[in-house]
A computed fold for a 93-nucleotide RNA from a soil metagenome, annotated as c-di-GMP-I riboswitch aptamer.
Rfam family: c-di-GMP-I riboswitch aptamer. Its Rfam clan is "c-di-GMP_I riboswitch clan".
The sequence is in RNAcentral, with records from MGnify.
RNA sequence: AAAGGCAAACCCGUCGAAAGACGGCGACGCAAAGCUACCGAGGCUACCGCGCGACGAGCCGCACCGCCGCGCCACGCUAGUCGAGCCGCCGAA
Numbered sequence: 001a002a003a004g005g006c007a008a009a010c011c012c013g014u015c016g017a018a019a020g021a022c023g024g025c026g027a028c029g030c031a032a033a034g035c036u037a038c039c040g041a042g043g044c045u046a047c048c049g050c051g052c053g054a055c056g057a058g059c060c061g062c063a064c065c066g067c068c069g070c071g072c073c074a075c076g077c078u079a080g081u082c083g084a085g086c087c088g089c090c091g092a093a
Base pairs, nucleotide, nucleotide: 005030006029011024012023013022014021015020028080034086035085036084039083040082041081042078043077044076049072050071051070052069053068055066056065
């Protein structure tokens, strides 16, 4: 070199609170776009939880309770963000 491999976005289905994952379709790309998220850094999301505020209920008044909004938070993701580790196909000149 050639053979062969993987498959972004969109769309459909399933799961999930979401991020996202899986399957189908489809190719933007990929020489590790194979594996590890319990190797490190980054990125995404925020159900739960915590804090604050508004409202409702309650009360003499607060608090407890309900509901909504905002903020924080990874224990959820991402290996197609990067580094690292592990493993590995073909083989012409």